Transfer RNA from a Bacillota bacterium, 71 nucleotides, folded computationally.
It is recorded under the gene name trnW.
RNAcentral holds the sequence, with entries from ENA.

RNA sequence: AGGGGAGUGGCUCAAUGGUAGAGCAACGGUCUCCAAAACCGUAAAUGGGGGUUCGAACCCCUCUUCCCCUG
Numbered sequence: 001a002g003g004g005g006a007g008u009g010g011c012u013c014a015a016u017g018g019u020a021g022a023g024c025a026a027c028g029g030u031c032u033c034c035a036a037a038a039c040c041g042u043a044a045a046u047g048g049g050g051g052u053u054c055g056a057a058c059c060c061c062u063c064u065u066c067c068c069c070u071g
Base pairs, nucleotide, nucleotide: 001070002069003068004067005066006065007064010024011023012022013021018054026042027041028040029039030038047063048062049061050060051059
């Protein structure tokens, strides 16, 4: 320099253009003599910018970070 892949709650991952979810973790509650476990609930996220579309995590452009390959 060129090519490919990845970036979504604190962490690990879903979501094939139409309400952004799950598990674990955190917090609150129920239960308990206390705690753990169990159960119920709460908060919390689409890497940045622009475009296409009635509508974008998803399609296009660009920037950025990481990984792999070629030279």